Transfer RNA from an uncultured Myxococcales bacterium, 77 nucleotides, folded computationally. The sequence was found in a public genome assembly. Its Rfam family is "tRNA". It is annotated as a transfer RNA.

């Protein structure tokens, strides 16, 4: 340098054919329960969907550019 793949909540990950409000588990906060803690139950907070642009009535999803991680190939030494 080329090709592929991934980037979504604090963490690990889903997200169907583009569709109206973006989810789960763990973690966190509050409450219930308990002599206390843990476990369990209930409720809640938490998201520029890597970044910029485009297409569309509508984009996490499609297209282009770009940044970062990983894999493979190639080049120099």
């Nucleotide at each position: 340098g080329g090709a592929g793949u991934g980037g979504u909540a604090g963490u690990u990950c889903a997200g169907u054919u583009g569709g109206u409000u973006a989810g789960a588990a763990c973690g966190c906060u509050g409450g219930c329960c308990u002599g206390u803690c843990a476990a369990g139950c209930c409720a809640g907070a938490g998201g520029u969907c890597g970044c910029g642009g485009g297409u569309u009535c509508a984009a996490g999803u499609c297209c282009c550019g770009u940044c970062c991680g990983c894999u493979c190939c190639g080049c120099c030494a």
Model confidence (mean pLDDT): 80 of 100.